[in-house]
RNA sequence: GUCCCUAUAGUGCAAUGGGUAGCGCAUUGGACUUCUAAUCCAAAAAUCGUGAGUUCGAAUCCCACCGGGGAUG
Numbered sequence: 001g002u003c004c005c006u007a008u009a010g011u012g013c014a015a016u017g018g019g020u021a022g023c024g025c026a027u028u029g030g031a032c033u034u035c036u037a038a039u040c041c042a043a044a045a046a047u048c049g050u051g052a053g054u055u056c057g058a059a060u061c062c063c064a065c066c067g068g069g070g071a072u073g
Stems, first nucleotide, its partner, number of pairs: 001072006010025004019056001027043005049065003053061001
């Protein structure tokens, strides 16, 4: 230099024939307990890497760029 994969909540991951994003852990509040832990209930938290485009509508499709990983010369 070329090619491939990858980026989504604090963290680890889902969501693919395009229809407004969920789960585990963690966090916060409550129940239980003499207290803590464990268990149970509830809640908050994401402009889906950045920008642009297509579309009535984009995490999802197209293009460019940045970060991470890999292959090759």
Annotation:
This is a predicted structure of a 73-nucleotide RNA (transfer RNA) from Trichonephila clavata. Rfam family: tRNA. The family's RNA type in Rfam is transfer RNA. Its mean pLDDT, the model's own confidence on a scale to 100, is 82.